[in-house]
């Protein structure tokens, strides 16, 4: 440097459940493992959702996708 394999240190943690905020998508604690080579960050543009007087607006979602940034491990050249 580019790669990400039936391998491997380590990490994260769907669905459901309990608790607790929110009007709501949903956040967040715990338990739990469906995945995950960025499933760390960042709402920037796309999607999708939510509130709404279905208008303006405001929000949720980085575990939809580009994109932006920053790393670990491993083989290999």
């Nucleotide at each position: 440097c580019g790669a990400g394999a039936u391998a491997a240190a380590g990490c994260c943690a769907a669905a459901c459940c309990c608790g607790c905020c929110g009007u709501g998508a949903g956040a967040c604690g715990g338990g739990g493992a469906c995945g995950g080579a960025a499933a760390g960050c960042c709402g920037u543009g796309g999607g999708u959702c939510u509130u709404g007087u279905u208008g303006a607006a405001a929000g949720a979602u980085a575990g939809c996708c580009a994109g932006g940034u920053u790393a670990c491990c491993u083989a290999g050249u």